[in-house]
Record summary:
Small-subunit ribosomal RNA, 5' domain from an uncultured bacterium, 500 nucleotides, folded computationally. Its mean pLDDT, the model's own confidence on a scale to 100, is 83. RNAcentral holds the full RNA, with entries from ENA and SILVA.
Context: one part of a larger RNA
RNA sequence: GGAUGAACGCUGGCGGCGUGCCUAAUACAUGCAAGUCGGACGCAUCGCUUCGGCGAUGAGUGGCGAACGGGUGAGUAAGACAUAAGUAACCUGCCCUUUCGAGGGGGACAACAGCUGGAAACGGCUGCUAAGACCGCAUAGGUAGAAGCUUCGCAUGAAGCGGCUAUUAAAUAUCCCACGGGAUAGCGAGAGGAUGGACUUAUGACGCAUUAGCUAGUUGGUGAGGCAACGGCUCACCAAGGCGACGAUGCGUAGCCGGCCUGAGAGGGUGGACGGCCACACUGGGACUGAGACACGGCCCAGACUCCUACGGGAGGCAGCAGUAGGGAAUUUUCGGCAAUGGGCGAAAGCCUGACCCAGCAACGCCGCGUGAGGGAAGAAGGUUUUCGGAUUGUAAACCUCUGUCCUAAGGGAAGAAGGAAGUGACGGUACCUUAGGAGGAAGCCCCGGCUAACUACGUGCCAGCAGCCGCGGUAAUACGUAGGGGGCGAGCGUUGUCC
Numbered sequence: 001g002g003a004u005g006a007a008c009g010c011u012g013g014c015g016g017c018g019u020g021c022c023u024a025a026u027a028c029a030u031g032c033a034a035g036u037c038g039g040a041c042g043c044a045u046c047g048c049u050u051c052g053g054c055g056a057u058g059a060g061u062g063g064c065g066a067a068c069g070g071g072u073g074a075g076u077a078a079g080a081c082a083u084a085a086g087u088a089a090c091c092u093g094c095c096c097u098u099u100c101g102a103g104g105g106g107g108a109c110a111a112c113a114g115c116u117g118g119a120a121a122c123g124g125c126u127g128c129u130a131a132g133a134c135c136g137c138a139u140a141g142g143u144a145g146a147a148g149c150u151u152c153g154c155a156u157g158a159a160g161c162g163g164c165u166a167u168u169a170a171a172u173a174u175c176c177c178a179c180g181g182g183a184u185a186g187c188g189a190g191a192g193g194a195u196g197g198a199c200u201u202a203u204g205a206c207g208c209a210u211u212a213g214c215u216a217g218u219u220g221g222u223g224a225g226g227c228a229a230c231g232g233c234u235c236a237c238c239a240a241g242g243c244g245a246c247g248a249u250g251c252g253u254a255g256c257c258g259g260c261c262u263g264a265g266a267g268g269g270u271g272g273a274c275g276g277c278c279a280c281a282c283u284g285g286g287a288c289u290g291a292g293a294c295a296c297g298g299c300c301c302a303g304a305c306u307c308c309u310a311c312g313g314g315a316g317g318c319a320g321c322a323g324u325a326g327g328g329a330a331u332u333u334u335c336g337g338c339a340a341u342g343g344g345c346g347a348a349a350g351c352c353u354g355a356c357c358c359a360g361c362a363a364c365g366c367c368g369c370g371u372g373a374g375g376g377a378a379g380a381a382g383g384u385u386u387u388c389g390g391a392u393u394g395u396a397a398a399c400c401u402c403u404g405u406c407c408u409a410a411g412g413g414a415a416g417a418a419g420g421a422a423g424u425g426a427c428g429g430u431a432c433c434u435u436a437g438g439a440g441g442a443a444g445c446c447c448c449g450g451c452u453a454a455c456u457a458c459g460u461g462c463c464a465g466c467a468g469c470c471g472c473g474g475u476a477a478u479a480c481g482u483a484g485g486g487g488g489c490g491a492g493c494g495u496u497g498u499c500c
Stems, first nucleotide, its partner, number of pairs: 001500004006496005013369006019362002021327001026325003030322003035064003040061002043058006071280003081204007090197002095193007103137001105135002112127006141168005148161005172185005206252003213243003218240008255277004259270004282303005305316004333359001336357002341355001342353004372402004382393004406441001407437006416427001444489005449470003455484005465472002
């Protein structure tokens, strides 16, 4: 000098765009943050009715979603991350392309009703019922196993053909209809794609050797189990291996990267915001469901803590958005809206969305603008200083002539809105435009001994104090304090912390 998620002191006019718990991964009051579908299904209630039905609401069965989006950085030095390869060892709901199919049956359980337990949370028994819920049968294709054949490769092998055995599918709803059927959304099986994931390998990136030896599922093999899949992943048996000064093991520290800061570069530092990946969700463990979780706002167990209780028993998890307490030098509103973008569900209308878009607070940062412009010497008054002549403040002010950025008031007033038309804007009567008003409402901070731009007076008297280094202060201090003057930067200026 540059930089900063900064803080502190003094000061503070406006706008745009960003950023804002770095500390206690501490504890959380309250509200909201994940629902949706009646065009899958039965029931109850309500409204309308031309008595045929139509519509709405509620809980329930069922489907999809809830594994995304959002937060945090605790753990993790390697199952992470980055880069480059591989999978002839793998999975993939929704989406796209394509082929074939959707035949025929059955039995339940919620809701509901009755009885009943409990303070509650929540149940129990009996009975009824629907479905795209559930279960057989048929058929197809697929899969698995075994004889054979063809082609190919990259070692284990891969692809295809044939045919035997075993196993295994389906669902309808709405609308139109000329009653034949059709449209839309779905359903089942297969092949391919896309997307998302999983696994393997290599290389790379912290400190300490005042950490030198570490290891029994340990290293390998055979077999089995398990998995989407390979694999000591797990198990039985067998062998005795495996790693290590090219730093094993241990301890400490730490999320990694794209990037960011600095630097001519090499390098050094850093990983806040934004983007990618990972990990976590009160602490520890576990599985269930599912295409996908070992699941932040799901379940079970244990623990700590908090709350309710009729003392028998129950409820909870803000590292989501706000907000509270605490900690701290320090970090915001319990705001508006789904109008846009995106997401979930739905045939759609639409509903939900603290994602997001906006507004609020904070000079926290960057950028822009303003606090007036031109003229004006009797060089006014006042201040300071003086050798008492003057010098300086100083064109500075007054005064004259203007301007209207910003400001105030009034009027007009957007784009952002996209679907066939219409309608649809939180921001917001905002930006912007026009008119009017009046210099009116808007300057401070640090420094002035040398480094280093900028000097005098008074006070003080090794005191009070200053200080980044050298050093100032003991009676004329350009170094302390005040004043005048000056220098620098300017809505900021200094100080402190940290990095280069």